[in-house]
Molecule: transfer RNA
Organism: Planctomycetota bacterium
RNA sequence: GGCGGCGUAGCCAAGUGGUAAGGCAACGGAUUGCAAAUCCGUCAUCGUCAGUUCGAUUCUGACCGCCGCCU
Numbered sequence: 001g002g003c004g005g006c007g008u009a010g011c012c013a014a015g016u017g018g019u020a021a022g023g024c025a026a027c028g029g030a031u032u033g034c035a036a037a038u039c040c041g042u043c044a045u046c047g048u049c050a051g052u053u054c055g056a057u058u059c060u061g062a063c064c065g066c067c068g069c070c071u
């Protein structure tokens, strides 16, 4: 330099056009003599910026980051 893959919550991770599941953690509450365990609740403008669309996590382009292959 060329090509490809990946980027979703603090962590793991599903979702392939119609406003994002689940688990762990954290926080608040219930319970408890105090805790643990258990139960309930809260926590995401989906890497950034544009484009397409009535509507974008999803499709397109550029850029950023990480990984791999070729040279």
Stems, first nucleotide, its partner, number of pairs: 001070007010024003018054001026042005047063005